[in-house]
RNA sequence: CUCGAUAAAGGUAAACUACACCGAAAGGGUAGGACACAAAGCCACUGGCCUAAUUCUUCUGGAAGUAAAAAGAGAUGGCAGCAGGGCUACCGAAG
Numbered sequence: 001c002u003c004g005a006u007a008a009a010g011g012u013a014a015a016c017u018a019c020a021c022c023g024a025a026a027g028g029g030u031a032g033g034a035c036a037c038a039a040a041g042c043c044a045c046u047g048g049c050c051u052a053a054u055u056c057u058u059c060u061g062g063a064a065g066u067a068a069a070a071a072g073a074g075a076u077g078g079c080a081g082c083a084g085g086g087c088u089a090c091c092g093a094a095g
Stems, first nucleotide, its partner, number of pairs: 002095001003092002011037002016032004021028002035081001041087003045084003048079003053076001055073004
């Protein structure tokens, strides 16, 4: 350096539950929990996925112009436990 043991010491924490928590939502936080994880540590750079507040378009409405409703598009929002990539790191058997 690579690698990851029936090793040792430790670590993280899915689903689910709770909340006078944050958020429009997706999602996040805290506490419990324990499916898993050798980077399940950190970073949205690439692809992917989720959301749709704001915005735009259509439609509807209406005397007209707005507003509201409906449909669609779309990150300035998210997911690092979707993959790739980047950065960093504990332990030390075998090879």